[in-house]
RNA sequence: GCAAGAAAAAGCUAAACCAUUCGCGAGAGUGGGGCGGAAAGUCACGGGUCUUGAGAAAGACGGCCGGAUUGCCUUG
Numbered sequence: 001g002c003a004a005g006a007a008a009a010a011g012c013u014a015a016a017c018c019a020u021u022c023g024c025g026a027g028a029g030u031g032g033g034g035c036g037g038a039a040a041g042u043c044a045c046g047g048g049u050c051u052u053g054a055g056a057a058a059g060a061c062g063g064c065c066g067g068a069u070u071g072c073c074u075u076g
Stems, first nucleotide, its partner, number of pairs: 002076004012037002017032006035063001041069003045066003048061005
């Protein structure tokens, strides 16, 4: 460097739900909580789902799937 894995060790993160704040809304922030995750780190690039809107369109979701990129440990 490449590939595989998550048994061990050190760590990381954190579903549902609750409180509170922001948002028209999907949803997001903070605190609690812990279903889970080998990238459940980051990116809205592609698909998809969802929201607002008569529509055009504008948004949300990375823990829906793919992709890109970065990273701890072990084995080969």